[in-house]
RNA sequence: CUUAUCGUGAGCAGUGGAGGGACAGGCCCUUAGAAGCUGCAGCAACCGGCUUAUUUUAAGCAGAUGGUGCUAAUUCCUGCUCCAGUUAUUUAGGGGAGAGAUAAG
Numbered sequence: 001c002u003u004a005u006c007g008u009g010a011g012c013a014g015u016g017g018a019g020g021g022a023c024a025g026g027c028c029c030u031u032a033g034a035a036g037c038u039g040c041a042g043c044a045a046c047c048g049g050c051u052u053a054u055u056u057u058a059a060g061c062a063g064a065u066g067g068u069g070c071u072a073a074u075u076c077c078u079g080c081u082c083c084a085g086u087u088a089u090u091u092a093g094g095g096g097a098g099a100g101a102u103a104a105g
Stems, first nucleotide, its partner, number of pairs: 001105006011040005019029003023079004041071003046067002049061005075099001080096004
């Protein structure tokens, strides 16, 4: 950079000692112990594996001992734009984009 997915799911212990939730604003978590690190456990099924077929593809299956990922809150919410709505402002609703995360190339 390209493609796919992001309203599901799944945490305890040790260590550590004040931050964390990408960014900004909000809101939230946290000394009844944050981040990080370690151990064990779990979730999911992207790649890989297996089965079938009309085989560069599609559907399905398994998860123990392959490679990752993940285990507060929808990607925590909003951010830009369009629709709808309002006299107007604000809030609430819907679509898309952007940003971000993960996987594969």
Molecule: SAM riboswitch aptamer (S box leader)
Organism: uncultured Mucispirillum sp.